[in-house]
RNA sequence: GCGUGCACGACGACGCUGGCGGCGUGGCUAAGGCAUGCAAGUCGUACGGGACCUUUGAAGUAGCAAUACGACGAAGGUUUAGUGGCGGACGGGUGAGUAAUACAUGGGUAACGUGCCCUGCACACAGGGACAGCGGCGCCCCGCAAGGGGCUUUAGCGAAAGUGCCGGUAAUACCUGAUGAUAUCCGGGAGUCGCAUGGCUUCCGGGUCAAAGGGUGGGGACCUUCGGGCCUAUCGGUGCAGGAGCGGCCCAUGCCCUAUCAGCUAGUUGGUGAGGUAACGGCUCACCAAGGCUCUGACGGGUAGCCGGCGUGAGAGCGCGACCGGCCACAUCGGGACUGAGACACUGCCCGGACACCUACGGGUGGCUGCAGCAACGAAUAUUCCGCAAUGGACGAAAGUCUGACGGAGCGACGCCGCGUGGAGGAUGAAGUCCCUCGGGAUGUAAACUUCAAUAGUUUGUCAGGAAGCAAAGGGGCCUAACACGUCCCUAGUUGACCAUCAAACGAAAGGGGUGGCUAACUCCGUGCCAGCAGCCGCGGUAAUACGGAGACCUCGAGCGUUGUUCGGAAUCACUGGGCUUAGAGCGGGUGUAGGCGGGACGGUAAGUACUGAGUGAAAUCCCCGGUCUCAACCCGGGAACUGCUUGGUAUACUACCGUUCUUGAGGCAGGUAGGGGUCACUGGAACCUUAGGUGGAGCGGUGAAAUGCGUAGAUAUCUAAGGGAACGCCUGUGGCGAAAGCGGGUGACUGGGCCUGUUCUGACGCUGAGACCCGAAAGCGUAGGGAGCAAACGGGAUUAGAUACCCCGGUAGUCUACGCCGUAAACGAUGCGCACUAGGCUCGAGGGUUCUGACGACCUUCGUGCCGCAAGAAAACCGAGAAGUGCGCCGCCUGGGGAGUACGGCCGCAAGGCUAAAACUCAAAGGAAUUGACGGGGGCUCACACAAGCGGUGGAGCAUGUGGAUCAAUUCGAAGCAACGCGAAGAACCUUACCUGGGUUUGACAUGCACGGAUGGUCUCGGUGAAAGCUGAGUAAUCUGCCUUCGGGUGAAACGUGCACAGGUGCUGCAUGGCUGUCGUCAGCUCGUGUCGUGAGAUGUUGGGUUAAGUCCCGCAACGAGCGCAACCCUUGUCCUUAGUUGCCACCAUUUAGUUGGGCACUCUAAGGAGACUGCCGGUGUUAAACCGGAGGAAGGUGGGGACGACGUCAAGUCAUCAUGGCCCUUACGUCCAGGGCUACACACGUGCUACAAUGGCCGGUACAGAGCGUCGCAAUCCCGUGAGGGGGAGCUAAUCGCAAAAAGCCGGUCUAAGUUCGGAUUGCAGUCUGCAACUCGACUGCAUGAAGCCGGAAUCGCUAGUAAUCGCGGAUCAGCUACGCCGCGGUGAAUACGUUCCCGGGCCUUGUACACACCGCCCGUCACGCCAUGGAAGCUGGGGGGACCCGAAGCCGGUGGGCUAACCGCAAGGGGGCAGCCGUCUAAGGUCAACUCAGUGACCUGGGGCGAAGUCUCCCCCG
Repeated sequence: GCGUGCACGACGACGCUGGCGGCGUGGCUAAGGCAUGCAAGUCGUACGGGACCUUUGAAGUAGCAAUACGACGAAGGUUUAGUGGCGGACGGGUGAGUAAUACAUGGGUAACGUGCCCUGCACACAGGGACAGCGGCGCCCCGCAAGGGGCUUUAGCGAAAGUGCCGGUAAUACCUGAUGAUAUCCGGGAGUCGCAUGGCUUCCGGGUCAAAGGGUGGGGACCUUCGGGCCUAUCGGUGCAGGAGCGGCCCAUGCCCUAUCAGCUAGUUGGUGAGGUAACGGCUCACCAAGGCUCUGACGGGUAGCCGGCGUGAGAGCGCGACCGGCCACAUCGGGACUGAGACACUGCCCGGACACCUACGGGUGGCUGCAGCAACGAAUAUUCCGCAAUGGACGAAAGUCUGACGGAGCGACGCCGCGUGGAGGAUGAAGUCCCUCGGGAUGUAAACUUCAAUAGUUUGUCAGGAAGCAAAGGGGCCUAACACGUCCCUAGUUGACCAUCAAACGAAAGGGGUGGCUAACUCCGUGCCAGCAGCCGCGGUAAUACGGAGACCUCGAGCGUUGUUCGGAAUCACUGGGCUUAGAGCGGGUGUAGGCGGGACGGUAAGUACUGAGUGAAAUCCCCGGUCUCAACCCGGGAACUGCUUGGUAUACUACCGUUCUUGAGGCAGGUAGGGGUCACUGGAACCUUAGGUGGAGCGGUGAAAUGCGUAGAUAUCUAAGGGAACGCCUGUGGCGAAAGCGGGUGACUGGGCCUGUUCUGACGCUGAGACCCGAAAGCGUAGGGAGCAAACGGGAUUAGAUACCCCGGUAGUCUACGCCGUAAACGAUGCGCACUAGGCUCGAGGGUUCUGACGACCUUCGUGCCGCAAGAAAACCGAGAAGUGCGCCGCCUGGGGAGUACGGCCGCAAGGCUAAAACUCAAAGGAAUUGACGGGGGCUCACACAAGCGGUGGAGCAUGUGGAUCAAUUCGAAGCAACGCGAAGAACCUUACCUGGGUUUGACAUGCACGGAUGGUCUCGGUGAAAGCUGAGUAAUCUGCCUUCGGGUGAAACGUGCACAGGUGCUGCAUGGCUGUCGUCAGCUCGUGUCGUGAGAUGUUGGGUUAAGUCCCGCAACGAGCGCAACCCUUGUCCUUAGUUGCCACCAUUUAGUUGGGCACUCUAAGGAGACUGCCGGUGUUAAACCGGAGGAAGGUGGGGACGACGUCAAGUCAUCAUGGCCCUUACGUCCAGGGCUACACACGUGCUACAAUGGCCGGUACAGAGCGUCGCAAUCCCGUGAGGGGGAGCUAAUCGCAAAAAGCCGGUCUAAGUUCGGAUUGCAGUCUGCAACUCGACUGCAUGAAGCCGGAAUCGCUAGUAAUCGCGGAUCAGCUACGCCGCGGUGAAUACGUUCCCGGGCCUUGUACACACCGCCCGUCACGCCAUGGAAGCUGGGGGGACCCGAAGCCGGUGGGCUAACCGCAAGGGGGCAGCCGUCUAAGGUCAACUCAGUGACCUGGGGCGAAGUCUCCCCCG
C1' cells in the first nucleotide's frame, strides 16, 4: 500500500425448523396478456307515460238471484325504461414516459378562473315551438274504406351490434320578448395609489345582457273555470358584490453521469400588427431586424418520476424514494376534439395501428397500471372473503340507494413487539452416551422423584359488557298568521361485518448456525490431495480441533443461517479529513489569456459576515415530556426541532466595491561588472585519411590465442609536398552561462539575460496560470550539398554444442551544412512556480564596503555554487536557509497489480508515429525502504596434505570380500554422494535365521493374575509311529514336593490340566518418538544479562588496529560483564628423583650348561608418588602492550609427540532389525516348534583389499634382535610317530615364575641371470589331517602333481609432513572349526619433500550487490506447440434510435363555400336571420420512398494481440549473472 473477513444495521428472496397473540406489511420481474364477478350512480319533492297493489265509482257481461267478472274512471301507494338535474374531472391504481411544460423552497399575478358551500343586495314578467318516451310499419281472408277475423317462428331492416320511416306529447329541457344594476362596453371629468405596463375610487352620458315563482307541506280571510289563484314555510331559479376553499400562469434558487458529445439554434432571438385563451406570452400567423445560448459546460448521449422522508453514519456525508402523506405523469399504442365550473376525461366520444374474441363472412365487440382472481414471467409476493355497523364520498327534502374508497376477517415468522414451552426442592452426582493417563472426568440438578402453579386451544357455561352513536312517533322551547315545516332538550323502542373479558374440565409446544486464525467455543472415530470444505488466509497425500459422524462446548432463540443490494468500517476521492525524491503521482522547459489570489493609510457603501424582529418551513416521521391498550410494539395529546428560504432593522473588525493617498512589492533610470548565453562571417594549429614523390625491403596488422585483411604491382616504418572533412588537447575546476534542451580553438559584427552600487523616477503596475503559443537531446523523415574519422544494417574471420552476440578485419545509411518536418528520452535533483520565516561551520565563483593595511591579508555585506550539520520533518534511506522544515497563493498529477499507455473514437504527422484514453477478463498480490542470513564465474584478510613439491598406491591381472543387477520356491532385512558398498556382521555347514518348502501346534516357546480340578506332577524305565518336532501307550512306587499345626488336619507355593483375562510378532511407520551415532569439524565459533541506539525487524558487545593454532591475548571503542566452545585440568610417551625389590635385574664377590644358585638391588625394568617447561632469562622488533624473531641453559622450547574430550546448530542424515516407545495391523496366525533348503547361486558392473608381475628379487643353508597380548571347557614344554597338516603323551602354569613363541625384514654364505623364468601362484586331480551330531550343497589345513592371467596398468583417482610414508613380521577379540587377505592393537627397519598461496576442493572474519529465504541444485523471461476464456479488426449481414427531404393523408378544430335540408325569431307573403348536413383548404396521427447519421448484435477452417493452465526448446533479467 491493496484485497478480503469480522467488529454492524437495513431491505426483498432461499434452506432447515416452527407454539400463541398484537401491530404492521406482501408482483421489486412482463406499463406483457387476461376468463368470470363486482369497483358510479342517484333523484318520482323536475316531467309525461308504463306496470302492479289498495280503496272507491262504474257502463256492461253471465246468472232466477245471491254473486262473479269488469271496459272506462277517481284517490292513494309501490316501482321505473325515457326526458330532465347533479355526479361520472373525486375516490382507487401504476411509475412507462419525463433531466424540465416535472419536483422542492420562496415569491409574483396591476395578466386570471371558480359548480356545489357561506354572507349581503336585488329580482323572477309575458309568451312560443319542439324532441325522447309512447303508438304503428309480418303473412292470409273479408271489406271501397274504417275495421274485423285467422295463422305463425310475436313479426320495418339486420345474424348480431344496432338502426330507419310515420303519428302525436310533458317539463326545473329548449327558444323569443320585457325589466334591470355597483355587471359589461364606449366617450368625457376629478381624486388617489403603484417599480413599469398600470390599478383603485367617484361623477356624467350612451349601448348590451337574466330567471323555473317551478316542486312539496300547510292554510284563516278574499277570489275561482273548483284544477286553483292567493298567503305562508321549505327546497330550488336569476343577476351582482364579497368570502372560503380549489385551480391556471409567471419568476428566482436548488436538482444524476458523460468532453472518447464543443459548438448549438429559422419560430430560432427581438419588434410591429393581428388572431387565440379565463389569462400573460412566438402560444399562432403576416411583415421587419439578425439576433439568442455556450467551457460557471450550450447542443448531444445515457440513466431516472420529484419531495416530505427512509437506511446508515460520531458528524459531514453516502445510498434509496416500498408502505403513509404532498405534487406530477399515464390509463392497450398514437392522434383529436366534444360536453362541462372543471377533462383533451382509467371503467365517455371519434379516427388510425397492434392484439384478442364473435360472425350467417356482409360486419361487429373489447381494453383489470380499480378489488379479487387466471395463465405467463420469475429467486419471489396473498382470498374469485364479509360488510356498508363505523369514517368519508355521490345523489336525494328525507327515508334511503350506491360505494372492492373504507372498516374488518383470511393466507405468508415477511418485519417489529410481547408471552410461553413450567416454578421450587432433588446426589450414592442413577442409567445411557462420550472421553480417559483406567485413577477418573463430562453431560449434570439436568433426569427420575416430591411438591406447587397454569397460558394458548378445545368443550361447556355465564355476563351478555365494550366498540356508539344515528334516524325518529310523543311532550316542551324557538321560528311563524299558524297547532305545517325546520331546529334544540327529555324519554320508550331499534341498528353489529368483526372481536375482547370471566368460570370449569381436558390440555400441547425447540430449533438453527458455529467451534484453525480473524471470532466466543475441542475432543474421539472414519477418510487418506480421495470424498469434500472454503468469506480471506488456506485445510485434506494414515495420528485432520479446518472434510464426514459422534460427544461436549459457544452463540442466538420461534427463530437461525445463506445469497443479493446498500451504508459503515474505508482518512480506500480525504469539505470536515489524504497525498506526489525512492511506494501510484510535478506537464521536458518557457511566454502568457480567462480564472484564482494579492502591500500600507484614510473616507464612503453595506454585497459577503454577525446580532435581532417578522413570515414561511403542511401533516405524518425523528427527539423530549405525558397519556392509553395489563406491558411493549402500535396509538393519542403537548412541546421542541425542521440546521432552509423570503423580508425589515442594527453593527462595520475582516473580505468585497467606490474614491483619495503612500512606498517597502514590482518596474524604470544612471554608473559599473563576470561569463563555453545566442546568431552570422572570417580564421588557426595538432591529429587523421587520401594523392604525388623520395628512402627502404618483408613483413604489417590484429587477438586470450588466431584467422579473415594489407603487402615484392613494394605494404608497415620514415621524409617532403598537396588536398579533404570533422572535432577543438593543455587551460578544465568540487568552476562559469542559459528557462530547459544545451553551450568549450581564435577574431569581428549583431543580440538576450543576470549581478553589484546609487534616499533618481513611476506608484501595487504583483504572483500563479486551464486552454493557447513558442522552444525542445538523440534517433528518424523530405530536398539540396558534404563525407576525414567513426559506424546501425550487411559481408568475412574467430569463439561456441549452436553464436543471426560479445572479440577481430571490412563497411553503407547516418553522424556534418542549409532549409523544412518530427515533439519524444532515466527530457532526473526521478524534487512545479512565487513569497516570507526558521542554529551554525567550511570551500569555491562574481561584485561592493571598512576611521584595518606597505603587501599578503583581516572583518562586514549581496548574489550564485558545493560539503557538513542543530531543531524540525520523513516508512526509512535521507533532507536540513539552494528543505523533503514552518506557512501562504496558484497550477499540474495520483487512487491495487496485470490487461495497457493498449483497443475504439477524435486531433496532429509525408511516414515512422505522437497526444488524449477505456473495458471485458484475470490475480492476492504488485511495490518502497531497511534487517538478518544465504549466495556471487564481487573485493580484502586468512587457514587446511586444499593445491604445489615429494613418496607409495588404486583404476589393467588372478583371487578374497561387500554392493548393484539379473536369477530363484527363497536367494531375509537394513545402509545410498562426500558422510552406503572387508558397512550392521568381534565368525551364516545345523544353530544363528529374521527368508523358502513341507510337517506340527493354539492360553501357546516366554510373563502375570483369576476360577475350578485333584496327586493328576517332577525325576525314571520300556514301547508304537514319525525326518524330527510332536502325537500316543505301558510300567514302577525307588526318590522329590513349601508354610502352619492342638499331629486330626488346614492352607496352598511350584508343576499339570480345563476355562478366562492375556501372551507373542525381526509385521508397518526413523516423516509420530526416546536413546545412540555419522557429518560439517577440533572448524572457532555460538549466545545471554544489563545498558545504549533504532518506530521496528534488529544493531552494539562479537566491529576496528595488532597478534595467535584459537572470539588466543593486548590496545581502542556505548558499552560493561557473563555463559557454551578454545586452552588447561585427565590418560599415555619422552628426562630425572624418591619409595619398593618378586616371578624382574646382575656392576661387584662366589657358583654354573643356563641369573641356575648364594648374594646384592647399584643399573635395567616394573608401578606408585614427585620434579621438570612458565616465553621464566638475555638481545632485537613492536604502541613502555599483546606478541613475534634470535639466543642461552636444558632430556624436552614456545599447545614437546599421541590420545580421550566434539559449542549453538545443519542434513525431516542413520537406526522401530540392539534396546525402549505412540499409533496402526495379525491373533488355529504376520505367533510358535521341527526337518530340509536358502542367505555361499552368476552373462555382467562397481567399491574395498590381498598376492603379484620379479634381481633393492626368488630359492637354499647358517645366524641375531622386539613389543604388546592370550591361556584351566585352556596354553601346553621335553620326548616318541608322521615328509607334513597332525597324532600319542603329558612336565609345568590360575601366569613379570609355565606355555603360545619360530619374530620377520636384517646379517653371513651359496644359487638362479632376464625367461612368462627356480618370477607368479590361480585353477584342477589324487591322497590326507583336524574340528564338529553332521564338512554334498557349504569348512580350514597338509602332501604330491598341475601350473592360468599377469612383464607395472587409459581417462581418472587415493593416502601421507617424521619415528610419519613405505616396508617387515607378532598378538588379540569373535570362535567347536573357519572361508581373517577383514578389523583392533604391537613393535622392527626407516625415507623424500614443502619455493610458495596464482589456481582446484573445503572452512573462518570483514565488506559489497541481490528481484534469492525450500536460500544459486535459488529465482526467472520470451518465442513455438496444446487446452480453456474474454476481447479488438474484418468483406459483409441483421436490428434499434433520432433527425432531414418528398409523397399520401383518417378523425377533428378552425377557415372558406354553394345549386342541399331546416320547429321557435323577423316578415302579410316571397323571403331573411340562425342552424344542420355536404364540399374545399390549412394543420396533422399513422403509412410510404430516398440519401445519410448514430448505437448495438452477428460475422469465415479469417486475423491481431491478451489472460489462465500443465509440459518441451533457448537461457534473456536478478550477484559485475
A computed fold for a 1521-nucleotide RNA from an uncultured bacterium, annotated as small-subunit ribosomal RNA. The sequence is in RNAcentral, with records from ENA and SILVA. It matches the Rfam family "Bacterial small subunit ribosomal RNA". Rfam links the family to the GO terms structural constituent of ribosome and ribosome.